[in-house]
């Protein structure tokens, strides 16, 4: 560099109502990369410890998706594709410790757009796109 494969989970039970997985009580879920003391495994050891490895965060850092703008190209003039830029949610208290917004314990919080009784969880764009992961040449 090219190709192939993979690449998102979740409303139990109940209330109101003509109607709600959308409201109310309650339940449930957590994409990708980075960082990650202790502990764990291995090795070494002057027995103090040292080095290496795997695991390890929804709310710490960054990315993707969605959405917006501009440009180019195509167009059946509705829009589509590509590129660039923008936008892009949410955490604290206590404990241990040299060191943790990552561990342990408690409490809390967040979740694009369109549809519909107002949706993180249903249906739809989407048999799409995708951060990236693995493999092959």
């Nucleotide at each position: 560099u090219u190709c192939u494969u993979c690449g998102g989970g979740g409303u139990a039970g109940g209330g109101u109502g003509a109607a709600a997985a959308u409201c109310c009580c309650a339940a449930c879920c957590g994409g990708c990369g980075g960082u990650g003391a202790u502990g764990c495994g291995a090795u070494u050891u002057u027995c103090g410890a040292a080095u290496c490895g795997a695991c390890g965060a929804g709310c710490c850092c960054g990315c993707g998706a969605c959405c917006c703008a501009c440009a180019a190209u195509g167009u059946a003039c509705g829009c589509a594709u590509u590129g660039u830029g923008g936008c892009u949610g949410a955490c604290u208290u206590g404990g241990u410790g040299u060191g943790a917004u990552u561990c342990c314990a408690g409490g809390g919080c967040c979740g694009a757009c369109g549809g519909u009784a107002a949706a993180g969880u249903c249906c739809g764009g989407a048999u799409g796109g995708g951060a990236g992961a693995a493999g092959a040449a």
Molecule: FMN riboswitch aptamer (RFN element)
Organism: uncultured Exiguobacterium sp.